The prediction has a mean pLDDT of 82.
FMN riboswitch aptamer (RFN element) from a Candidatus Zixiibacteriota bacterium, 122 nucleotides, folded computationally.
NCBI's taxonomy places the organism under Bacteria, Pseudomonadati, Candidatus Zixiibacteriota.
It was read from a public genome assembly, where an Rfam model found it.
């Protein structure tokens, strides 16, 4: 210098008001906010991928394995954007509740990852 391997830390965000109703931050009506991580010739909720999560097998469990899991288009600039700009759209697990992306809860969790640190040996 470099960098297997050990080791610390960090790692999810969001609704106002009115109705009706015994009851609703879930329905209606007018609005509003919110985007984990990685990767892409140029910057992403909707382009690829991954991660939770959720089914099933395997296990004493846990790993592991396979399924499943939403949602974009036009213009415009440009050497290049479904990522920049302008426009008009669209989505959001699961269990609880008078029906949820936004309220409670599994989670002070995991987990994709990011960061910085450290010998030996060559």
């Nucleotide at each position: 210098a470099a960098g297997a391997a050990u080791c610390u830390u960090c790692g999810g965000g969001g609704u106002g008001a009115g109705g009706c109703g015994a009851a609703a931050g879930u329905c209606c009506u007018c609005g509003a906010c919110c985007g984990g991580c990685g990767g892409u010739g140029a910057u992403a909720g909707c382009c690829c991928g991954c991660g939770a999560g959720c089914c099933a097998g395997u296990u004493a469990a846990u790993c592991c394995u396979g399924g499943u899991u939403g949602g974009a288009u036009c213009g415009g600039u440009g050497a290049a954007a479904u990522u920049c700009c302008g426009a008009u759209g669209c989505c959001g697990a699961c269990g609880g509740u008078a029906u949820a992306g936004u309220c409670c809860g599994g989670a002070u969790g995991g987990g994709a990852g990011a960061a910085g640190a450290u010998a030996a040996a060559g």